Predicted 3D model of a 74-nucleotide RNA (transfer RNA) from a Nanobdellati archaeon. It matches the Rfam family "tRNA". The family's RNA type in Rfam is transfer RNA. Lineage of the source: Archaea > Nanobdellati. Its mean pLDDT, the model's own confidence on a scale to 100, is 85. The sequence was found in a public genome assembly.
RNA sequence: GGGCCGGUAGUUCAGCCUGGUAGAACGCUGCUUUGGCGUGGCAGAGGCCCGGGGUUCAAAUCCCCGCCGGUCCA
Numbered sequence: 001g002g003g004c005c006g007g008u009a010g011u012u013c014a015g016c017c018u019g020g021u022a023g024a025a026c027g028c029u030g031c032u033u034u035g036g037c038g039u040g041g042c043a044g045a046g047g048c049c050c051g052g053g054g055u056u057c058a059a060a061u062c063c064c065c066g067c068c069g070g071u072c073c074a
Base pairs, nucleotide, nucleotide: 001073002072003071004070005069006068007067010026011025012024013023020057028044029043030042031041032040050066051065052064053063054062
């Protein structure tokens, strides 16, 4: 230098192909259960989806340019 994969909640990841309310698990907070802790149950908070631009009525999703990480080739 070139090819491919990835970047979404505190963490690990789905969702992208086929544009239309942003999700799960764990963690966190409150309530409940217990004599108490833990476990279990219920509820809640938490993300302008890596950055910029374009297409569109509408973009996490499609297109372009960058940044970061991984991997392969040279």